A computed fold for an 88-nucleotide RNA from Pseudobacillus wudalianchiensis, annotated as c-di-GMP-I-GGC riboswitch aptamer. It matches the Rfam family "c-di-GMP-I-GGC riboswitch aptamer". Clan: c-di-GMP_I riboswitch clan. The sequence was found by an Rfam model in a public genome assembly.

[in-house]
RNA sequence: CACGAUAAUGGCAAACUUAUUGAAAGAUAAGGACGCAAAGCUACGGAUCUAAGGUUAUGUAAUAACUAUGAUCGCCGGGUUACCGAAA
Repeated sequence: CACGAUAAUGGCAAACUUAUUGAAAGAUAAGGACGCAAAGCUACGGAUCUAAGGUUAUGUAAUAACUAUGAUCGCCGGGUUACCGAAA
């Protein structure tokens, strides 16, 4: 460098519940553990979610469609930093 134990020391925390926040997706905090060896960080590429605002259509009142500048790193890659050390 790489790899990842039925090792050690520690770490994170899905669903769900409550509160706050947001147009929504979602986020934050507390509780809670399904899992995680980068489930640390980074929206850079892909993917996915949302549609406030905008555009278009209908045609007069809000319906539909499209759209990220919103969001997800616990979807997959990339970048970057890091604890421990059996075996191969």